[in-house]
RNA sequence: UAGAGUUUGAUCAUGGCUCAGGACGAACGCUGGCGGCGUGCUUAACACAUGCAAGUCGAACGAGGGUAGCAAUACCCGAGUGGCGGACGGGUGAGUAACGCGUAGGUAACCUGCCUUCUAGUGGGGGAUACCCAGCCGAAAGGUUGGCUAAUACCGCAUGUCUUCGCAUCUUGGAAUAGGUGCGAGAAAAGAUUUAUCGCUAGAAGAGGGGCCUGCGUCCGAUUAGCUAGUUGGUGAGGUAACGGCUCACCAAGGCGACGAUCGGUAGCUGGUCUGAGAGGACGAUCAGCCACACUGGAACUGAGACACGGUCCAGACUCCUACGGGAGGCAGCAGUGGGGAAUUUUCCGCAAUGGGCGCAAGCCUGACGGAGCAACGCCGCGUGGAUGAUGAAGUCUUUCGGGACGUAAAAUCCUUUUGUGUGGGACGAAAUGGGGCAACCCUUGACGGUACCACAAGAAUAAGCAUCGGCUAACUACGUGCCAGCAGCCGCGGUAAUACGUAGGAUGCGAGCGUUGUCCGGAUUUAUUGGGCGUAAAGCGUGCGUAGGCGGUUCGCAAGGUCCGAGGUGAAAUCACGGGGCUCAACCCCGCUGGUGCCUUGGAAACCGGCGAGCUAGAGGACGGCAGAGGAAGGUGGAAUUCCCAGUGUAGCGGUGAAAUGCGUAGAUAUUGGGAGGAACACCGGUGGCGAAAGCGGCCUUCUGGGCCGAACCUGACGCUGAGGCACGAAAGCUCGGGGAGCAAACGGGAUUAGAUACCCCGGUAGUCCGAGCCGUAAACGAUGGAUGCUAGGUGUCUUGGGUAUCGACCCCCGCGGUGCCGCAGCUAACGCGUUAAGCAUCCCGCCUGGGGAGUACGGCCGCAAGGCUGAAACUCAAAGGAAUUGACGGGGGCCCGCACAAGCGGUGGAGCAUGUGGUUUAAUUCGAUGCAACGCGAAGAACCUUACCAAGGCUUGACAUGUCGCGAACCCUGAUGAAAGUCGGGGGUGCCGCAAGGAGCGCGAACACAGGUGGUGCAUGGCUGUCGUCAGCUCGUGUCGUGAGAUGUUGGGUUAAGUCCCGCAACGAGCGCAACCCUCGCUGUUAGUUGCCAACGGGUAAAGCCGGGCACUCUGGCAGGACUGCCGGUGACAAGCCGGAGGAAGGUGGGGAUGACGUCAAGUCAUCAUGCCCCUUAUGUCUUGGGCUACACACGUGCUACAAUGGUCGGGACAACAGGUUGCAAGACCGCGAGGUGGAGCCAAUCCCCAAACCCGGCCUCAGUUCAGAUAGCAGGCUGCAACUCGCCUGCUUGAAGGCGGAAUCGCUAGUAAUCGCGGAUCAGCACGCCGCGGUGAAUACGUUCCCGGGCCUUGUACACACCGCCCGUCACACCACGAAAGUUUGUUGUACCUGAAGUCGUUGCGCCAACCGCAAGGAGGCAGGCGCCCACGGUAUGACCGAUGAUUGGGGUGAAGUCGUAACAAGGUAACCGUAA
Repeated sequence: UAGAGUUUGAUCAUGGCUCAGGACGAACGCUGGCGGCGUGCUUAACACAUGCAAGUCGAACGAGGGUAGCAAUACCCGAGUGGCGGACGGGUGAGUAACGCGUAGGUAACCUGCCUUCUAGUGGGGGAUACCCAGCCGAAAGGUUGGCUAAUACCGCAUGUCUUCGCAUCUUGGAAUAGGUGCGAGAAAAGAUUUAUCGCUAGAAGAGGGGCCUGCGUCCGAUUAGCUAGUUGGUGAGGUAACGGCUCACCAAGGCGACGAUCGGUAGCUGGUCUGAGAGGACGAUCAGCCACACUGGAACUGAGACACGGUCCAGACUCCUACGGGAGGCAGCAGUGGGGAAUUUUCCGCAAUGGGCGCAAGCCUGACGGAGCAACGCCGCGUGGAUGAUGAAGUCUUUCGGGACGUAAAAUCCUUUUGUGUGGGACGAAAUGGGGCAACCCUUGACGGUACCACAAGAAUAAGCAUCGGCUAACUACGUGCCAGCAGCCGCGGUAAUACGUAGGAUGCGAGCGUUGUCCGGAUUUAUUGGGCGUAAAGCGUGCGUAGGCGGUUCGCAAGGUCCGAGGUGAAAUCACGGGGCUCAACCCCGCUGGUGCCUUGGAAACCGGCGAGCUAGAGGACGGCAGAGGAAGGUGGAAUUCCCAGUGUAGCGGUGAAAUGCGUAGAUAUUGGGAGGAACACCGGUGGCGAAAGCGGCCUUCUGGGCCGAACCUGACGCUGAGGCACGAAAGCUCGGGGAGCAAACGGGAUUAGAUACCCCGGUAGUCCGAGCCGUAAACGAUGGAUGCUAGGUGUCUUGGGUAUCGACCCCCGCGGUGCCGCAGCUAACGCGUUAAGCAUCCCGCCUGGGGAGUACGGCCGCAAGGCUGAAACUCAAAGGAAUUGACGGGGGCCCGCACAAGCGGUGGAGCAUGUGGUUUAAUUCGAUGCAACGCGAAGAACCUUACCAAGGCUUGACAUGUCGCGAACCCUGAUGAAAGUCGGGGGUGCCGCAAGGAGCGCGAACACAGGUGGUGCAUGGCUGUCGUCAGCUCGUGUCGUGAGAUGUUGGGUUAAGUCCCGCAACGAGCGCAACCCUCGCUGUUAGUUGCCAACGGGUAAAGCCGGGCACUCUGGCAGGACUGCCGGUGACAAGCCGGAGGAAGGUGGGGAUGACGUCAAGUCAUCAUGCCCCUUAUGUCUUGGGCUACACACGUGCUACAAUGGUCGGGACAACAGGUUGCAAGACCGCGAGGUGGAGCCAAUCCCCAAACCCGGCCUCAGUUCAGAUAGCAGGCUGCAACUCGCCUGCUUGAAGGCGGAAUCGCUAGUAAUCGCGGAUCAGCACGCCGCGGUGAAUACGUUCCCGGGCCUUGUACACACCGCCCGUCACACCACGAAAGUUUGUUGUACCUGAAGUCGUUGCGCCAACCGCAAGGAGGCAGGCGCCCACGGUAUGACCGAUGAUUGGGGUGAAGUCGUAACAAGGUAACCGUAA
């Protein structure tokens, strides 16, 4: 020392990305009241108009001029000579990776104007010159000649403390190159003035300033590894203020570098600033110190000081002037301009203050500075009002329409006056120099500024915005939009109900600001010193030997490098922190104090590290005695097998596969026997056995040879560990040369398979595999685990070896060393797991990692014959990629088990005709929905109208229907015209009910408005209901326990069951929803009750009949009970649960059937049953009416009916049900009709009456045929229902007589009263049934079994799936875009080398030309100058290299991109296990 979001269905860990914080010389957007204090070209060290930024001194000098005066003179200005200053101050950061800077030192190697102190001096002379005058040249800038003149300008001489040199001598010190003394040689000066000072010369010292040297520190790149000739050193000389290769001559051959030289890139350094808990990281604006630079490059002059921002010379580029001959210039000073840029100010005031230059001074100069101006650029402060005020006003937003919010907010009332405005007053900063005065003391001086500040006056008056509101992250609603427009920091929002877009209301945050962008630090322990890792997440080099380096056992002593303690110096100021103080506060400023981790000096300590010395033996090694072994190399040798060759026997096949074919074989194969050749590999033994560093090593024998282990304790005495570079070894494949070649076998050929099959399978087959020599140097070279040492429970195998006990001996047994396995405690780990063979606890050394992709790629370098290897990026792109474990799901994984799932059977469908539904098509409309199972005889238990939702046409508009208001009328009934009807326009009749007498209820008409209405949309906004997995046996919870956690356990296991049914076991113990049972029904019995049911006995009675009396025994009806529970027996099982068999029983192991459907799945179905949110229509998407349509018809499919016949058809005769239904109804007997049906109506509101069977049985005919089968289609004639059967009903009779002769691929149902077959009833319904729902009659076959298909349950396994295999996912190709590499070249910049040229200038040399000072009488000399020459050298040029870029036709791969193409490689045994290296 704070964290959060984001990989997953969920979890833990790894890991990246992102956010919240702070900061800024900022910029941009919106907005903007005031003040204080700061700050303000980060880009073009780009170019600059204009003004200013360094002058001053008349007390150094001589002219000239002005003013006053008659004049003398006084005062002032003042070019020039001269002095001092222009080396400070101010700007900038280009260059510089350096003694440049920082820090600490050194200078025995140095300089220092002005200032301070001290000592001594200032004598006497000389010659010039600017200005000026005159002349000449030039456009100008300027130049030149002659003449005059002064000085504190210049030059000798004198003196000289002084200095240097030479000699002698003494002293300090670690060290003389230092100091002292003596002698010889050499060297100074200036005057001015107001007479008090200022100067001048030499010397000594101080202060301050500087030069030089040194230790340490100071960015990135090794894809920069070697660099260096003045280079390194020496001697001598030159040069400098001074040391020094600084320069030169000679001599030597050194110097630097993995502790990173050289080269390349970047950069002014520091105090500090920002951030951070700190350690660190980033930065180096303002302020302060240092450095560097001044248009670019070079050079020197002057000077105390410069190689000189506003000086000089030269070269170059640029700009300007020009009379074209020549000239001038340098804002990185202050303002300002252009340009560049996202972006950075006034051509302001003043020297009043502070500071600087000059001057004796007054003073002058000062864009330093002090101030003002501009800019919200930053920090700080203040304000835009305060109090009261509810009917919670209006308005806006919202609403469930009740309300809620803005909101005490406003209004209103009372109050205040900062700020602003007005009026008046009005500073501090100032004290000195100076002036006056004897002195005390007095006087003068303000840019800012009429500013700050103060007082008074009026008056809420002049003053609020910006961003955000899905999560992170404080703040939510409405409308608009509809994957559009847009948002977005990350995750992500938007496809019709968006808190995520836009707007509004509201809210939140901050507030004269608020957001955005950019950058830095933080969070990030995400480079980990503090403080990380490497078995599987990224990461241990394939292995060893070993160099440098790092680290190192034990005892004593010495010294004191590290280390520790004390003291001293330094660590500038400012800043920071702390304590105070001053501006009203604060920012800001001032004072004091502390810290400043560092360096240096010095004194001490001696444990530890290092050093030196002397020892020791536990580490290490040697010697001795044993031991095991596929350790290595070479030579020899053996048998089995394959193949080939020869010969024999033998005959038609062999071989091969899922099945085949290619192939071999009648020229004799395969098979078999014998003989031979050749190569390669070594069965059994053989083993989580052995050896080796790893790679790796396997028949046997011999030779040579490496390592290891055990025993014992003789020797050495730390000799050790690790190991960057380096060196060596290093499977397979591959390469070169030469051999060899049996088998196998890339490539290749053929045969299959397949949609294809450049594969998998088969037949062949070459490199290769083998040997020798040499390369290559890689592998999933793996224990995915570097090496060494020590320590830390055990158990159990095994190999080698030693010992003990016992034994005659060997085993067994016990103990130890070394190796190799398994299990496991502690501990560790994200988990998995590891666990004395560590992944535990520690130490040492090496290697390596830092998100995924791009990529182990490109470029460069090194290696290689090549293949290629080693080293190894970036652009761009993604919000993840990845690990372990969990729950599911899935698997052409495994185990166990169910189900008419298969099998075994019976009957069907698929073929025909018809019915019906659907698709499609058609249509004005063919209304809508249902669409794998789980839509399709489904919604529809009944479309001629109606239904009806569709279409056409005609109408209505408060409406066909509901509620409310007003008016009229009772309601209601009859009726006319028109029309297809609805409707429209009329006529007539009629005055009701309740009532307390107000009125009310109901109905009709009219009017207006709220509203009605909608089968319009959304089943992906919903409720409800339903289907399905599935009547499958499952689904969960509480507590406990285990796990960091998701989760697990329970629910798994052993049995058993129809069942998570039960039993046993068990860290589980219980519980819930399911299962089962309880419910209904059928089957047995009892009991009760007998009418409408029944009739055994009794009686009556009929043609017959429970018809009647009577009875309820029986049947039956319907209520209540009983009964079945593995209860009993035997066997089996575990003494269980249970299972098997048996008895009894009507029924036996859930007795048959039904109802009953767990948690959930399918965004399954339904907005058209109903309900309902939202959206949409409102003279229509509502409503009424007529007609049409839903009934169409080339086709396709589903579900059915009837058949194809003789187990049948037909005719005649005969028999037996049950469930049900019936008053708008069922309807008997009777009559009519061939019949459908009609007439008629007994009976029945029904155990009473009615509707009621067929298959079947008996007999006749038909005799295998498109038939006496089958009945479609069609014609005619009828019947029934209904307002109405044309589109479009059902039925009857006669006639017609189609397809069809048992149905391809495929497919359905059913396990017993079932299938099959036969009829009957009912709902709907006027009518319409082959459909549906029920009912009974007749009544089978088969099940060995669970391999396979389908579905399901449990356990387990793998997984890259989780939208869950209808999953995921790879590569080419095609298209678009992006960045990158290569590329004939083209080109910019930087730089190396060699050579040429050589300005200015210093130095050297020369100096025949020229010259005042000194010497000399003169001539001349000394000395100097110009000029010449030489060395060096900038720019420039030539040639040739190197490097970084830019660009380049074309080309290469890469990345990205909702719906392109081809395949299916990977994930499950992924359908040929996958993967690594290598080759094709």
Molecule: small-subunit ribosomal RNA
Organism: uncultured Sinobacteraceae bacterium